The RNA shown here (transfer RNA) has 73 nucleotides and comes from Alicyclobacillus ferrooxydans.
It matches the Rfam family "tRNA". The family's RNA type in Rfam is transfer RNA.
């Protein structure tokens, strides 16, 4: 140089005919306890890595570009 995967919430990661952005843990409030944790309600937190292309419509299909991990030389 060359091939192949990943990249979504603060963390770990789900998201298959292309239309609804989610889960567990954390966070914040409230209840409950003299009080803490545990538990229980609710809530808040996103450019779906950038960019450009298909498309009525893109996290999803296509190219290029970054970063990480791995395979050949």
């Nucleotide at each position: 140089g060359g091939g192949g995967c990943u990249a979504u919430a603060g963390c770990u990661c789900a998201g298959u005919u292309g239309g609804g952005a989610g889960a567990g843990c954390g966070c914040u409030a409230g209840a409950a306890u003299c009080g803490c944790a545990c538990u229980c309600u609710a809530g808040a937190g996103g450019c779906c890595a950038g960019c450009g292309g298909u498309u009525c419509g893109a996290a999803u299909c296509c190219g290029c570009u970054u970063a990480g991990c791995u395979c050949c030389a």